[in-house]
RNA sequence: AGAGUUUGAUCCUGGCUCAGAACGAACGCUGGCGGCAGGCCUAACACAUGCAAGUCGAGCGAGAAGUUAACUUCGGUUAAUGGACAGCGGCGCACGGGUGAGUAACGCGUGGGAAUUUACCUUUCGGUGGGGGACAACAGUUGGAAACGACUGCUAAUACCGCAUACGCCCUAUGGGGGAAAGAUUUAUCGCCGAAAGAUAGGCCCGCGUUAGAUUAGGUAGUUGGUAGGGUCAUAGCCUACCAAGCCGACGAUCUAUAGCUGGUUUGAGAGAACGAUCAGCCACACUGGAACUGAGACACGGUCCAGACUCCUACGGGAGGCAGCAGUGGGGAAUCUUGCACAAUGGGCGCAAGCCUGAUGCAGCCAUGCCGCGUGAGUGAGAAGGCCUUCGGGUUGUAAAACUCUUUUAGAUGUGAAGAUGAUGACGGUAACAUCAGAAAAAGCCCCGGCUAACUUCGUGCCAGCAGCCGCGGUAAUACGAAGGGGGCUAGCGUUGUUCGGAAUUACUGGGCGUAAAGAGCGUGUAGGCGGUUAGGUAAGUUAGGGGUGAAAUCCCAGGGCUCAACUCUGGAAUUGCCUUUGAUACUGCCUGACUUGAGAUCGUGAGGGGAUAGCGGAAUACCCAGUGUAGAGGUGAAAUUCGUAGAUAUUGGGUAGAACACCAGUGGCGAAGGCGGCUAUCUGGCACGAUACUGACGCUGAGACGCGAAAGCGUGGGGAGCAAACAGGAUUAGAUACCCUGGUAGUCCACGCCGUAAACGAUGUACACUAGCCGUUGGACCUUGAGUUCAGUGGUGCCGCUAACGCAUUAAGUGUACCGCCUGGGGAGUACGGUCGCAAGAUUAAAACUCAAAGGAAUUGACGGGGGCCCGCACAAGCGGUGGAGCAUGUGGUUUAAUUCGAAGCAACGCGCAGAACCUUACCAACCCUUGACAUCCCGAUCGCGAGAAAUAGAGAUAUUUUUCAUCGGCUCGGCCGGAUCGGUGACAGGUGCUGCAUGGCUGUCGUCAGCUCGUGUCGUGAGAUGUUGGGUUAAGUCCCGCAACGAGCGCAACCCUCGUCCUUAGUUGCUACCAUUCAGUUGAGUACUUUAAGGAUACUGCCGGUGAUAAGCUGGAGGAAGGGGGGGAUGACGUCAAGUCCUCAUGGCCCUUACGGGUUGGGCUACACACGUGCUACAAUGGCAACUACAGAAGGCAGCGACCUCGCGAGAGUGAGCUAAUCCUCAAAAGUUGUCUCAGUUCGGAUUGCACUCUGCAACUCGAGUGCAUGAAGUUGGAAUCGCUAGUAAUCGCAGAUCAGCAUGCUGCGGUGAAUACGUUCCCGGGCCUUGUACACACCGCCCGUCACACCAUGGGAGUUGGUUUUACCCGAAGCCGGUGCGCUAACCUAUUUAUAGGAAGCAGCCGUCCACGGUAAGGUCAAUAACUGGGGUGAAGUCGUAACAAGGUAGCCGUAGGAGAACCUGCGGCUG
Repeated sequence: AGAGUUUGAUCCUGGCUCAGAACGAACGCUGGCGGCAGGCCUAACACAUGCAAGUCGAGCGAGAAGUUAACUUCGGUUAAUGGACAGCGGCGCACGGGUGAGUAACGCGUGGGAAUUUACCUUUCGGUGGGGGACAACAGUUGGAAACGACUGCUAAUACCGCAUACGCCCUAUGGGGGAAAGAUUUAUCGCCGAAAGAUAGGCCCGCGUUAGAUUAGGUAGUUGGUAGGGUCAUAGCCUACCAAGCCGACGAUCUAUAGCUGGUUUGAGAGAACGAUCAGCCACACUGGAACUGAGACACGGUCCAGACUCCUACGGGAGGCAGCAGUGGGGAAUCUUGCACAAUGGGCGCAAGCCUGAUGCAGCCAUGCCGCGUGAGUGAGAAGGCCUUCGGGUUGUAAAACUCUUUUAGAUGUGAAGAUGAUGACGGUAACAUCAGAAAAAGCCCCGGCUAACUUCGUGCCAGCAGCCGCGGUAAUACGAAGGGGGCUAGCGUUGUUCGGAAUUACUGGGCGUAAAGAGCGUGUAGGCGGUUAGGUAAGUUAGGGGUGAAAUCCCAGGGCUCAACUCUGGAAUUGCCUUUGAUACUGCCUGACUUGAGAUCGUGAGGGGAUAGCGGAAUACCCAGUGUAGAGGUGAAAUUCGUAGAUAUUGGGUAGAACACCAGUGGCGAAGGCGGCUAUCUGGCACGAUACUGACGCUGAGACGCGAAAGCGUGGGGAGCAAACAGGAUUAGAUACCCUGGUAGUCCACGCCGUAAACGAUGUACACUAGCCGUUGGACCUUGAGUUCAGUGGUGCCGCUAACGCAUUAAGUGUACCGCCUGGGGAGUACGGUCGCAAGAUUAAAACUCAAAGGAAUUGACGGGGGCCCGCACAAGCGGUGGAGCAUGUGGUUUAAUUCGAAGCAACGCGCAGAACCUUACCAACCCUUGACAUCCCGAUCGCGAGAAAUAGAGAUAUUUUUCAUCGGCUCGGCCGGAUCGGUGACAGGUGCUGCAUGGCUGUCGUCAGCUCGUGUCGUGAGAUGUUGGGUUAAGUCCCGCAACGAGCGCAACCCUCGUCCUUAGUUGCUACCAUUCAGUUGAGUACUUUAAGGAUACUGCCGGUGAUAAGCUGGAGGAAGGGGGGGAUGACGUCAAGUCCUCAUGGCCCUUACGGGUUGGGCUACACACGUGCUACAAUGGCAACUACAGAAGGCAGCGACCUCGCGAGAGUGAGCUAAUCCUCAAAAGUUGUCUCAGUUCGGAUUGCACUCUGCAACUCGAGUGCAUGAAGUUGGAAUCGCUAGUAAUCGCAGAUCAGCAUGCUGCGGUGAAUACGUUCCCGGGCCUUGUACACACCGCCCGUCACACCAUGGGAGUUGGUUUUACCCGAAGCCGGUGCGCUAACCUAUUUAUAGGAAGCAGCCGUCCACGGUAAGGUCAAUAACUGGGGUGAAGUCGUAACAAGGUAGCCGUAGGAGAACCUGCGGCUG
């Protein structure tokens, strides 16, 4: 510090995800030791049991057991000592310990303040005199189950009460009034009372800070203030009475939800964000709610009273209890410990003290929960075995092991043995530590290995099982699943899950944006607020400098120290960014005072304008009405029909009526804030520009709320209604057509008044101001120098700098700055639901969540595509000729059949294709029968010495088996059963497979296409994908060439080079040829080599020449010459690539599969089947013909297991014979055409299928299943529907010939020659292709993408008659305990009075009663939140459902926005708007 993920690729926007750190954690696997920490985050749920607060005899009375002494009736009694248990009294129990429910608050934090209290402690001053009456304990009686009491009687005190005293103290009306004490003790001493001060600890008040929600906007009656009184330690509406009507709130009151706050903790570069366990400070609470008492202090965790819920005891009458103290139990939960030891230390309570108490605390136990440290051994050691992989050579595990030599940390055993303790006292603990001993001994796992992200192979599996944080893996070769081997990482841990921060500049203060990605409000006026021109003085709030106080400790950081180190801990420092206070400064901002003119306004003059409102007027057009002329159509469309018209339309002429809109001018021209505004005239009225000025003097900018305006559609009331026209009707179109088209047609469109308040209300660009190159138009004004002029204000185009992701913007900014407002934060759900506000309604506005996806999106690029455009080509169309499709047959395919009908090929580019030739073989298929190291290859062992060529017999369908027999009897040699070779037998390694996968492959091939394209280097442009070059103007068959050009060159293609045909020349003439000379039946022979020809080498054609044209080019066009003219004809030659095209059955080959069979052999069958369908052909349908007779002319190719002449035979196929030929020598070897005759338009003298008989040939063999011949038979067919194919010249058409394969078999294929046409105006259209351009939501690329209804499944959610629960408000009822107030007839020791020695009265109280307040509870009416509900609405998700095809291309009717109506659905239509 970044990375992955949207795309074919790119840049950007934007979300999702990962790598880091942390944790009071949990879960899975694993687990040696020690140190230091931590340990109910959930049910503030309920709690058994034990313990957690007592102490003081030096305050007081009483006094058990025990001991001693004395006495004794031996039962015991008395005295002393002793001091238990309980009681009165004092102090403590308000600390310590726990928890976080409540609390959004002066609760907490921080900094201040005044009207206050403080037991014990410290200091100082003063006092401590004299009296009195009780109550517990105890004793007796008595109630109750118990808890606990009741009555009578006795008694002490540092318990209680008067009196006296009072410097200081308190009250006061300033005269005065009030108020205290306690003693104990042998000494010493400890206490007690009053007062002042301190210390400590509280209480109260204030400034500032302290979560979210406005779908919570108004709240408040003791409420705000005053006066008087009460009350408190103390101020105060804290409380009461009266008076006033205030107080809080957009700087967020009230309400709702959530939450203890802080020091700090985690993370982060920081700013921040999240959190508030342990430790520390504060607060609150103690089963729930309420209340007070005591006290210095409580409204009290282990106190009291009441109410409630719960639990327990009960003798049913009543009672008892409160672990959120320490342990522990149940429960809840993913989850959190021992019913331990000790007061030795530290601290606390009481006590003079000894001491007692202390689950505070100190320790120990459990738990890898975390942090830290240590160990599980060290050295030498060959490349063992085993495992795994393998190209079979080896590699790796791996110095790893074994083996040998060492060491002993930890753990273990034995011994010694601390510090913690100032004098004593040690729970921890015989612990830490130290010493000795034995022995490598007792001690390693977890996760990962496709990318991110370090680390790879084999096997298994086969979209299954599974993985997955994101992208994504898995459908037979998975580095992604599972296992193994190997590797990587961390290590007593390792992974997973959860949570927080980070990365995330993804809420942006630091530090983001808004033309098109999400985002500028439709526009203005303006309130609060924010911001604000020049200058002078003052002030000192902000600001700034210094000082002071505070910012607890701990933590973090730094420097040292102590545990062997570290974690941990101790000491010191720094820091604590803050708040308060004080003294200065005065530039800037603020405030106060004064001045200024440039911002703003004002005055005067001039000007332009569809700016607005009202009234009036005008002509053209449309429709209707009347009348005339006139006759059969009109209208409408792609074509039609509905419609109108003989009752007179349309057309035309004249007249009239009505409503709406204003042609031309008209213009990126004008005006207005926007919406918007267009005939003419008048009236009223808003704004703007320019010019001038001697006025005001910052009056300004922006603008949350608010107010006003606001197209179209729509709504209400009343008018109006010509045209147009949602809805509706009809006609067409169509598979359908609820549409597009046509004919009609109602709301509406128009006017007045009132609503609505939205649009693609757009420049998709908020308003204002300032600054920053130009050039060219245009509107309005001013000036003069009248110009291509200057200047101001508008409105456009183009274009630097700059900006931008790019497109683009560019003085009218999207540049550079300032001020203010609005808005955005992934897509969908959704601008939806609920709630609120507005509206008559339609609806508008404000505006979520659950759930779901990993994208959605912007700009640009390359392709592909378009029922987009332009240019061009091709037998592509057109113009022609001949076919196919109809018939019969041949052949291939599908289908069917079959034991098998082997397999492959499938639009063009499968189908006379693989097959250049299935009777057996081929042959891969089927049936049956045989073989198993095999028909074939290599190696090993044994035997034999040949091998081989025949013949015969038997069995069998044959393979095969057995037997007999003839010929023949290997080579080398070191002479060795040595080597080689061959055959047979055996053994296992292996052979073998036309078995699967052409979607694992090589090679080969098809196709686009013989189309003109496809690329590269360097340079340049662009952030980049990419572009340029290769585009443009011409030209060509051609990316062919020329010119131009940020390109310059180059490569693969094109062309040429190659072959062949066409002309000529040279060379050479045999088997070829024959002009001349001889010769023959015959180039037969001599002769010749001129010609033809053969086959080698050359030549020729290049727009070279001339004219025209073009740009003076490339070229095109015409001509000359020439055998040939602009590529002379034909062939071979196939760029980068596309189609997962074809082929594993040519061959090769990975993987998988079979191995007495999926291998090998044999016989027979099948590939030849046959209701049918298709392709390719042949033959025909006839007279341009058939038949008969006569008769002529090729080329190319082949021939010895061959071609085969002549001759003979046969009607013929053919047979017999075998000359010649290893080939320019011999052979195969022409037909159509031509001449003559005949047939005369018919199913024929056409046509030949089919069938019968008889033959021929090949071959072991023609039954299934060959070809041919003769005779006989003589089918369909009379030119072929829709549709469709080939061909542009020696071509089509037509005629025959040859070859490969091959024993035989050709209508197929490959070649060859003979005869030999027609047509092309042209590129509108169909098909295919090339180039440029345009649009795109396509990139698997239009056979693309994609929308909505319906049907099914699942999920979350809204409404919902209601039902249930929580919470809260208001009114009323009830009113416990308790404080307070009143009363107090009952009761009462202290004080007083009176009588009088025990009574009465008083004072002061108590019980009781009454009243105010008030908890719980009840009734009624609301608010709000949650759960649930028959039914119902839409939404989301889900490989292969239905219907259509709305959008993306002009998407086939351009799309979209608002609104209204309609329709199965996407949608359609009307009106207005936008260009995206």